[in-house]
Context: one part of a larger RNA
Molecule: large-subunit ribosomal RNA, half A
Organism: marine metagenome
RNA sequence: GGCAUAUGGUGGAUGCCUUGGCGUCAAGUGCCGAUGAAGGACGUAGUACACUGCGAUAAGCUUCGGGAAGCCGUGUGCAGGCGUUAAUACCCGUAGAUAUCCGAAUGGGGAAACCCACGCGAGUGAACCUCGCGCAUCCCAUGCUGAACACAUAGGCAUGGCGAAGGGAACCCGGGGAACUGAAACAUCUAAGUACCCGGAGGAAAAGAGAUCAUUCCGCUAGUAGUGGCGAGCGAACGCGGAACAGCCCAAACCGCCCGUGCUUGCACGGGCGGGGUUGUAGGGCCUGGCACACGAGAGUGACAAACCAGUUGGUUAGCUAAAGGCUUCUGGAAAGAGCGACCACAGAGGGUGAUAGUCCCGUAAGCGAAAACGGACUGGCUCUCGCCAGGUACCUGAGUACCACCGGGCACGCUAAUCCGGUGGGAAGCCGGGGAGCCCACUCCCCAAGGCUAAAUACACUUGACGACCGAUAGUGAACAAGUACCGUGAGGGAAAGGUGAAAAGCACCCCGGUGAGGGGAGUGAAAUAGAACCUGAAACCGUAUGCCUACAACCUGUCGAAGGGCGUCUGGCUUGCCUACGGGCGAGCUCGGCCUGACGGCGUGCCUUUUGGAGAAUGAGCCGGCGAGUUAAUCUUUGUGGCGAGCCUAAGGGAGUGACACCCGGAGGCGCAGCGAAAGCGAGUCUUAACAGGGCGCACAGUCGCAGGGAUUAGACACGAAACCUGGUGAGCUACCCAUGGCCAGGGUGAAGCGGGAUUAAUUCCCCGUGGAGGCCCGAACCCACCAAUGUUGCAAAAUUGGGGGAUGAGCUGUGGGUAGGGGUGAUAUGCCAAACGAACCAGGAGAUAGCUUGUUCUCCCCGAAAUAGCUUUAGGGCUAGCGUCGCGCGUUCAGUGUCGGAGGUAGAGCACUGGAGUGGCUAGGGGGCUAAUAGCUUACCAAACCACACCAAACUCCGAAUGCCGAUACUCCAGAGCGCGGCAGUUGGGUCACGGGGGAUGAGCUCCGUGGCCGAGAGGGAAACAACCCAGACCAUCGGCUAAGGUCCCGAAGUCUGAGCUAAGUGGUAAACGAUGUGGGACUACUAAGACAGCCAGGAGGUUGGCUUAGAAGCAGCCAUCCUUGAAAGAGUGCGUAACAGCUCACUGGUCAAGUGGUCCUGCGCGGAUAAUGUAACGGGGCUAAGCUCAGCACCGAAGCCAUGGGUUCAUCCCGCCAUUGGCGUGGAUGAGCAGUAGGGGAGCGUUCUGUUUGCGUUGAAGGUCGACCGUGAGGACGGCUGGAGCGAGCAGAAGUGAGAAUGCCGGCAUGAGUAGCGUAAAACAUGUGAGAAUCAUGUUCGCCGUAAGUCCAAGGUUUCCGACGCAAGGGUGUUCCACGUCGGGUUAGUCGGCCCUAAGCCGAGGCCGAGAGGCGUAGGCGAUGGAUAUCCGGUUAAUAUUCCGGAACCACCUUAGAUGAGCGAAGGGGUGACGCAGAACGGUAGGCCAGCCGGCCCAUUGGACAUGGUCGGUGCUAAGCGCGUAGGCGUUGAGACCCGUAGGAAAAUCCGCGGGUUGAGCUGAGGCGCGAUGGCGUGGCCCAGAGCCUGAAGUGGCCGAGCCGAGCUGCCAAGAAAAGCCUCGUAGUGUUGAAUCUCAGGUGACCGUACCGUAAACCGACACUGGUAGACGAGUAGAGAAUACUAAGGCGAGC
Repeated sequence: GGCAUAUGGUGGAUGCCUUGGCGUCAAGUGCCGAUGAAGGACGUAGUACACUGCGAUAAGCUUCGGGAAGCCGUGUGCAGGCGUUAAUACCCGUAGAUAUCCGAAUGGGGAAACCCACGCGAGUGAACCUCGCGCAUCCCAUGCUGAACACAUAGGCAUGGCGAAGGGAACCCGGGGAACUGAAACAUCUAAGUACCCGGAGGAAAAGAGAUCAUUCCGCUAGUAGUGGCGAGCGAACGCGGAACAGCCCAAACCGCCCGUGCUUGCACGGGCGGGGUUGUAGGGCCUGGCACACGAGAGUGACAAACCAGUUGGUUAGCUAAAGGCUUCUGGAAAGAGCGACCACAGAGGGUGAUAGUCCCGUAAGCGAAAACGGACUGGCUCUCGCCAGGUACCUGAGUACCACCGGGCACGCUAAUCCGGUGGGAAGCCGGGGAGCCCACUCCCCAAGGCUAAAUACACUUGACGACCGAUAGUGAACAAGUACCGUGAGGGAAAGGUGAAAAGCACCCCGGUGAGGGGAGUGAAAUAGAACCUGAAACCGUAUGCCUACAACCUGUCGAAGGGCGUCUGGCUUGCCUACGGGCGAGCUCGGCCUGACGGCGUGCCUUUUGGAGAAUGAGCCGGCGAGUUAAUCUUUGUGGCGAGCCUAAGGGAGUGACACCCGGAGGCGCAGCGAAAGCGAGUCUUAACAGGGCGCACAGUCGCAGGGAUUAGACACGAAACCUGGUGAGCUACCCAUGGCCAGGGUGAAGCGGGAUUAAUUCCCCGUGGAGGCCCGAACCCACCAAUGUUGCAAAAUUGGGGGAUGAGCUGUGGGUAGGGGUGAUAUGCCAAACGAACCAGGAGAUAGCUUGUUCUCCCCGAAAUAGCUUUAGGGCUAGCGUCGCGCGUUCAGUGUCGGAGGUAGAGCACUGGAGUGGCUAGGGGGCUAAUAGCUUACCAAACCACACCAAACUCCGAAUGCCGAUACUCCAGAGCGCGGCAGUUGGGUCACGGGGGAUGAGCUCCGUGGCCGAGAGGGAAACAACCCAGACCAUCGGCUAAGGUCCCGAAGUCUGAGCUAAGUGGUAAACGAUGUGGGACUACUAAGACAGCCAGGAGGUUGGCUUAGAAGCAGCCAUCCUUGAAAGAGUGCGUAACAGCUCACUGGUCAAGUGGUCCUGCGCGGAUAAUGUAACGGGGCUAAGCUCAGCACCGAAGCCAUGGGUUCAUCCCGCCAUUGGCGUGGAUGAGCAGUAGGGGAGCGUUCUGUUUGCGUUGAAGGUCGACCGUGAGGACGGCUGGAGCGAGCAGAAGUGAGAAUGCCGGCAUGAGUAGCGUAAAACAUGUGAGAAUCAUGUUCGCCGUAAGUCCAAGGUUUCCGACGCAAGGGUGUUCCACGUCGGGUUAGUCGGCCCUAAGCCGAGGCCGAGAGGCGUAGGCGAUGGAUAUCCGGUUAAUAUUCCGGAACCACCUUAGAUGAGCGAAGGGGUGACGCAGAACGGUAGGCCAGCCGGCCCAUUGGACAUGGUCGGUGCUAAGCGCGUAGGCGUUGAGACCCGUAGGAAAAUCCGCGGGUUGAGCUGAGGCGCGAUGGCGUGGCCCAGAGCCUGAAGUGGCCGAGCCGAGCUGCCAAGAAAAGCCUCGUAGUGUUGAAUCUCAGGUGACCGUACCGUAAACCGACACUGGUAGACGAGUAGAGAAUACUAAGGCGAGC
């Protein structure tokens, strides 16, 4: 380490449970709000928080009822109270009171829950404070007033209004109105008038009373008629059955009254009111005539007119009565269980009680009940109404209307389109009239528009009640629990997890270990503590502990088959037997088969899923476990099975009655069927076609229909998950882009423009020189901004950083605060950049379950059959439709198939050249070319060549010919086959692959591609080929330690021959390969030489003319060219090579001798050789190895598979027999015979299991479900039984209904592993001692050391929101530890007339009236809001653990009020005027802050000294506000006139003494930092003492010089880009007010509210998910060196970075 067993931890599945959800039905109810809603904020209890209730009268107050013995809401205790038998505890109900602040929000404002007012009144009340009431806008009404403009009107003011506003889940009406999608694209169309936005109303809404078939709703009609790129689709009505029913009022004619206007003064017109009147067989008015009339009749408050009262009755809002059981017999902790007897029942629904209760409790059946409020019904009071007929007259009866043209919309109707509505333009009639009936016209019929109201039946929701083959904590609402919570996001918005001790807390007293821990061990409680609060049960992953066996020379899908050895000791079997027995059984003992655990060693053996032609694949998916997770439902159609009825069948809506009713009874509207044919009229067992009686087509000899169940289709999201996108409405400019307003920032150094001055020069300009001057998108360079390069980083410090360099740095610069622009858009010095860490179109929610011809996934078992990867068409090719091939059902009949025989059609292979073409040689010969020629005549030719001849050929698109096989037909035989054919239900398949053969393409390449035929794989296991889908053999129902064979094998691995005979190979050929090469070797054939002596070797010759000629410097056999003869001889080339400068020399050919018998050559063929080179290692027999154990031929044995045979068994089908029911037939518990039984997609059949329901019947505290273990049963899914655990429910049979079965979806949720004790612990310096403590690297104190020091110090704005301070604590947080903390618990802490807000205005925003716009809304005047700006009265010191310009001390000031006094004419605004009031750059001056030096003082230290003083070193030594007064300094403006005075004045919208303007007189002032003095005999600063603290005492020096700001002071100069507003302040004076005393001043007194104030604030507290190397406006910012805020080191001060 593995396996097994036992026992724990972790974890929270499973079972059981339910307080919470979901749905259906019934009844009832249905708007709230200025009398302040909905919804909130904040409070409220003796006590923290959350919920509930309530509101300063605050878990409550009053009243009236009903209950009542207990109560002070829930999660709980403590503390403290109230009440009890008759009611003022308490609880429930009716009606009231109170009801903070926000919110329509309404006095004004505003960042909701806050700020600021005004008027009147009250509090002994002037300021200030407190309380009460009132005060918004619009509309309507009334009254008063009242412009331009006389009346009038507009406008204004006042009063009144139970007027409006705002809210509301769904339902309703109206105004606007998408897109995805579907149409397999898309535009009409569809989706859909849907989603969404907006307006409005109500408990319902809408519609509705005839220019018609009241309105509304339900079922039909009917998926019909229609409509429709006549596509996809859309889709009525008439009529019928039901629910519910209800009808009315105006305008006008006419009459009358009142008012107004006009004038002709009684008329007209207009308006208001009253009467009258309301319709189509026309009606009404008016006139005439006649009749009638109330002691009656009718109606009504819900439309038609409108109030109210009383009574009766029945409800709702609290309640009340309510029968009947015991045992102490059993078990038990407990009885309701078991047992034994009873009882009630109009009550045996349900729940509770220590397990399962009719009789214990609450209830239940049945019955009863209301002071008060609110509904219903009825009655009465009450209220209202009441003419008809006939004749005449021609007065009235809804106008920019009807209608028409064009256009648009709605009607199912997309237009030839009636009807309805709208736009534009025309435009009636009026009763002798008008409209409609689907273009239109005629006739006929029906009706009367252009005004209005109207209940019910219907929709939706809430409350109460009842119910559920609904869920049961990953389910059911998102939410069973402090859930729309925690948390995330700027925001719109998104949005969890989380139930269970026990009957009862009896929640562990006490003891022990431990840190007074955490946790544990005892004891105790309890039935149980392995029920101990992380609590019922307690599975799995995962992590341990103990025991048995195995494992250290051995590899590998981790198993399976076999098996040595070791261990266990009788187990759900069998046999024998003992004891007990309530006879069911229980407890043992012995023997034995089969056993249990382990497993050395051996044989065989490449996971699962998906997708594929093909996967172990190195193609996909899964870390593991548990739970969840995918073909459902509705309507319609079709088919099968089954059942009812049957020429018929069925009801729908609805109704009746009723229940624990998926009961029951009505209801026939309607549907299907019973008759068809035809385009139709129509006819009809026929009809149509036609001239037809012919022929032909379609029909006629009849079965349907309605349930239930199964298969399939269509429409719906339709098996589940998944887009990129489109559209609608909102949310965002705290990031970023640009813009607006208002503020701020830029160390230091350099250069030296214009202008000016001077000099020189010139007639004068010009030009030059010196100076001055200080310009610049100038230069260098910090802060600041940017981001060019490199490295690091890349699971980071950081979702963009760090380090080192780099660029800009007075400008088109950077930056703060407040604003603006919004997605079909904005912004953009354009990068398609940015618009909140993803932008070629943001985000959020919705349409929405968009669509997805695509990918993935799709869950139990067994049995039978079993494909396809082809054709046609396809915007089709990875998708479809039809056919083909599969399956199931029914039917048919030798229909299929094979072989033989017979008869056919045909043009392939082959062959051939007869045709069509191609093509070789020769001959012959027209013709042509060349040559000769004077020629047109001719000749010639080794040129070309048709036709023809001979010989020899080629062809897919040649054929004089022509098979084999295949195909068609007939017939005979064989075969009854998972053969054939027809009809019907349901599919899948249309990606194929390889091998052989026949071909096309290609390179007569491809593991290539395209066809044909067949096999196999696909979908096929087994044996062989080492391994190897396809090759060879062979088709697996199961079992067997039986047999025979196939392919292939037989030396060993390895089963079987070291078998027999004959050859070959020598190469390890065998055991890779070609052209080509070779005297390898075997066989065969031909041929040459050879005893007249061959071949090879050896000996010898190989000569002469001649150095042939030419060429050449030379060329002699042998550089080259030409020629290549002759002679001698056995033979010898004018030479085969080597060689020389050329010769020479050596050879060869050829010849003789010797030797001795075969020697050469060519061709065919068997087996071998070379050619032969690759990457980790032999590695090209599977290995060993083999000379056969290689190759060839012949032969005999044997091995060898899931093939075949044998034996047994299972199942399917067929046939036969048997049995039962029935009598066509069906079924099987059966038996026999025969055949079949590989299988993907797929078809068919039969079952298992889960949850719930009905019914029957059982089990259970003597122990249910669930969990766990076991060697049992079944072919399987699965099912028993027993032990332990568990502690209350659970089965079985027969039926029924489904949220019904998990291993995979980069699935979802949770838990746990692995990596791994690994990476890392986030810039950097710590060390030591002491203390505390259980414990110290980290805490405290001290010493030393180190770091920052234009910061890492100090202040302050934003932001945060208690983090501040103290005590206690250490679980978690802190990157380690922790005694510590920004952590936990408890307590404490923020003090203002002067600081900030409150006042004023900018950009911008809101906006009475107003203008515009379908609506929502947009703009905007008056007015208001709004700081980043303006205005504005306090300083120093001390003090706390924590606050201070706030408290305290001291010293001030501002505003207002009162009293008293002084004084004596002004004062007075929302008006006028002035001021407030403004740029950039530069230079200079005076101060101050600050610093330095010196002096002086004090402390300390050491040295000098006998000691002190003194000297030296070192440290410290600041200074003192505001206000007032005085000096008014530096400076500025000013004689080009400061200031003052006088006069005039038509401007400043009225006035003005003010301002402006004009004139005159005079003549130096006006402004202004700092400093000095008082303030201040104070305070600070120092030292000392003790009882050591919330102490006491004391209080030195406090000068001079230098440097010197960016701060203060007002300006000055230059420049062009020309640089806020209002309040405040000063002044004028309007209305008015004031001598009955204004303003002002003085003394004294009083008042000054509200909000912020702690702490962090370059950071551990803000923004970045973190105690994060990032980001964060402004102010101060010392010393030495230095130009400097650079840089280095330091001061004060702060830190040492949480391993």